[in-house]
Description
A computed fold for a 684-nucleotide part of an RNA from an Acidimicrobiia bacterium, annotated as large-subunit ribosomal RNA, domain II. The coordinates come from a structure-prediction model, not an experiment, and the mean pLDDT is 88. Taxonomically the source falls in Acidimicrobiia (Bacteria, Bacillati, Actinomycetota). RNAcentral holds the full RNA, with entries from ENA.
Context: one part of a larger RNA
RNA sequence: GCCUGCGAGUUACGGUGUGUGGCAAGGUUAACCAGUGAUGGGAAGCCGGAGCGAAAGCGAGUCUGAACAGGGCGUCCAGUCGCGUGCCGUAGACCCGAAGCCGAGUGAUCUACCCAUGGGCAGGCUGAAGCGGGGGUAAGACCCCGUGGAGGGCCGAACCCACCAGGGUUGAAAACCUGGGGGAUGACCUGUGGGUAGGGGUGAAAAGCCAAUCGAACUCGGUGAUAGCUGGUUCUCCCCGAAAUGCAUUUAGGUGCAGCGUCGGGUGUUCAGUGGUGGAGGUAGAGCACUGGAUGGGCUAGGGGGCCUACAAGCUUACCGAACCCAGCCAAACUCCGAAUGCCAUGACUCCAGAGCCCGGCAGUGAGACCACGAGGGAUGAGCUUCGUUGGUCGAAAGGGAAACAGCCCAGAUCGCCGGCUAAGGCCCCUAAUUCUGGACUAAGUGGUAAACGAUGUGAGACUGCCCAGACAGCCAGGAGGUUGGCUUAGAAGCAGCCACCCUUGAAAGAGUGCGUAACAGCUCACUGGUCGAGUGGUCUUGCGCGGACAAUGUAACGGGGCUCAAGUCCAGAGCCGAAGCCGCGGACUUCUGCCGCAAGGCAGGAGUGGUAGGGGAGCGUCGAUCUCGGAGCGAAGCGGCGGUGUGAACCGUCGUGGACCGUGGUCGAGUGAGAAUGCAGGC
Repeated sequence: GCCUGCGAGUUACGGUGUGUGGCAAGGUUAACCAGUGAUGGGAAGCCGGAGCGAAAGCGAGUCUGAACAGGGCGUCCAGUCGCGUGCCGUAGACCCGAAGCCGAGUGAUCUACCCAUGGGCAGGCUGAAGCGGGGGUAAGACCCCGUGGAGGGCCGAACCCACCAGGGUUGAAAACCUGGGGGAUGACCUGUGGGUAGGGGUGAAAAGCCAAUCGAACUCGGUGAUAGCUGGUUCUCCCCGAAAUGCAUUUAGGUGCAGCGUCGGGUGUUCAGUGGUGGAGGUAGAGCACUGGAUGGGCUAGGGGGCCUACAAGCUUACCGAACCCAGCCAAACUCCGAAUGCCAUGACUCCAGAGCCCGGCAGUGAGACCACGAGGGAUGAGCUUCGUUGGUCGAAAGGGAAACAGCCCAGAUCGCCGGCUAAGGCCCCUAAUUCUGGACUAAGUGGUAAACGAUGUGAGACUGCCCAGACAGCCAGGAGGUUGGCUUAGAAGCAGCCACCCUUGAAAGAGUGCGUAACAGCUCACUGGUCGAGUGGUCUUGCGCGGACAAUGUAACGGGGCUCAAGUCCAGAGCCGAAGCCGCGGACUUCUGCCGCAAGGCAGGAGUGGUAGGGGAGCGUCGAUCUCGGAGCGAAGCGGCGGUGUGAACCGUCGUGGACCGUGGUCGAGUGAGAAUGCAGGC
């Protein structure tokens, strides 16, 4: 891992609904007794039949109250005892699962420490005290030589340890191997026997160790501890079908109430939509009349600077500036104004829908997601976050489109059909359908990512300058004189810089546009003439394009091929394809209406049948009990194959195998359905 088997809402009592049955103003017994039993007896008790009040108490009333007031609760409506069933409570209460807590015991053969008694430490080195001799002294101290053999002394095996590295890591090993390393007469190592026990021991202290277990050992018990948590929870079909919100919560992944679902009963258009009529309102927008913000100008108190000045005062100012005036602005918590929608009321019309509302049984939900719109937070970021009595989809929705793609676009799958029409989206090939028609644009493969900004790309439109008295571009020629203007400067001559920028000749020519020189020179431009002979400049609006443009395996930013009067883009048009949508034909089921029927039900017509949590309904199968009717050695059950029936769970027939039991119908009772629980056991 697979197969087979086992594996989870039970039972008791109480409560409350519902279905059904008995009796009914009543209903019913319990223990117990008799009896094989069915059953009979048993009235104690319980529920109902009257309530109100704290109570005394009163009573169809009563309480409050001064009240014959008002108000509260009652007076109207049948119960009760069984059985089935939904749900709740108390119990382990659908099943499995803790870490833990407590009690009683078992452990110091591992290990920690202690006690008693034994054992062990090759070899080598160093050479303390003391002592002897000599020297020395008044005596000492002290010095030298020898002797001596101290030390948690030195080197280093056994022994003990475990610092480093490599290997090992489903190991040879649940801590090892190899090579180095530390201690090695000591607080040393070790044998044997003994002692200390679980909130306790022991600990040169690491919360270490106490039998491969220790921040509280192990075993059994309390025990099915508790688990607002995770996982799992077994047959079928039919009808409806949510929520991820509000308030509260030692509450936030839980729960209570409400909201939304379903089922039963009641009500009977009350719902919804549309238009009519009548209302409330302060949003969008706008505005500046208030509250504030804020720009420029004017005017002007006050302040600052300057002048003047003994003080006071005065004069002045390209300074600041309240208030006021003019102009132009801004605001969720500003409003002189003010919509559209939406909301409320009313009376009509449409509508008869799984509309509305009320009472009751049973829930689930209370993590939501994205898209569009209106807002707050953030950076007018996020596949970000919060909100909306805004909407949609997913959730719980399959189908078609978007290459692929819960939340986007189209569209809501009852079943069958080798029939038809369409939606979104498409129609050159992959690939179903036009290489369809007419017009225009794009040259960038733009299309098939992106901004500020930049640009004689190109199409359309508007305005305007110059121009056959010759424009624009090119070419030929001129581009001068006063003068090297003045100043500055070593120099400054059009051309470093400062100031000024005149006059003359002339067709025209700046006190000079750029290059250039040390300064001049030189080249050139503005400006003018000639040549040439028809358009040439500028500005604005707009369509499509260009640059701006950088990422990691390989094109890789059209799904691909490939596409250029398109297979791109815009405008107009004709067709076609295209879905589980719609239609056609046939079938099933639900529900409403009508008719028939005692009923079960039948027929016709209409509407409907996606679905998670969940509610409701109807069934299939297994095991057993009982009644009934059957089958079976001329072959039961079981098993294997084949055929058939039913919407399905399933069922029937037949052949083979097998060799002794099995089934139909009714009623009843359950250890009643397996694929999942890192499920349990076995097999492979």